[in-house]
RNA sequence: ACUGAAAAAGGGCAAAACAAUCGAAAGAUUGUGACGCAAAGCCACCGGUCUACGGGCGAAAUGCCUACGACAGCGGGGUUGCCAGA
Numbered sequence: 001a002c003u004g005a006a007a008a009a010g011g012g013c014a015a016a017a018c019a020a021u022c023g024a025a026a027g028a029u030u031g032u033g034a035c036g037c038a039a040a041g042c043c044a045c046c047g048g049u050c051u052a053c054g055g056g057c058g059a060a061a062u063g064c065c066u067a068c069g070a071c072a073g074c075g076g077g078g079u080u081g082c083c084a085g086a
Stems, first nucleotide, its partner, number of pairs: 002085003012037002017032006035073001041079003045076003048071003054066004
C1' cells in the first nucleotide's frame, strides 16, 4: 500500500427538537441535547437533492424556468488522519 472480520484502549464528532443570531429562502453559526458515525475531518470536481433574492416567460396567479445560493450526515471522486489487523 491494503483490510475493518474479531477483541481492546484512549479519545473524537453530534441527528431530531428547543433557544438566540445571520439569511429572501434553502440553510448556517452558537448553546442545550444524542439519532447515529471509523473519516459524520477537509474540498462542490461528477451525479443528485433543496431553495429562487435577482433575472427570464406570462394578461395574471399563491404559476413556470433559472444558481451565481446551499447540502460533505445522499452517492462517487480527491486529500489528510487515530487505533487495531496483516